[in-house]
Molecule: transfer RNA
Organism: Sphingorhabdus sp. EL138
RNA sequence: UCCCCGGUAGCUCAGUGGUAGAGCAAUCGACUGUUAAUCGAUUGGCCGAUGGUUCGAAUCCGUCCCGGGGAG
Numbered sequence: 001u002c003c004c005c006g007g008u009a010g011c012u013c014a015g016u017g018g019u020a021g022a023g024c025a026a027u028c029g030a031c032u033g034u035u036a037a038u039c040g041a042u043u044g045g046c047c048g049a050u051g052g053u054u055c056g057a058a059u060c061c062g063u064c065c066c067g068g069g070g071a072g
Stems, first nucleotide, its partner, number of pairs: 001071007010024004018055001026042005048064005
């Protein structure tokens, strides 16, 4: 310098054009003699940044930033 993959909740990841989800974690409650386990509820993200396309973008396109892999 070039190519590929990734960046979404505190963590691990879904979501492939129509108001963003799961598991774990946290908080509250139920249960229990207590803890753990189990069950229920709640909280939590304007989707790496910035432009563009579109009636509408996490999703498509450009540039840039960060992480990983490869080529020279």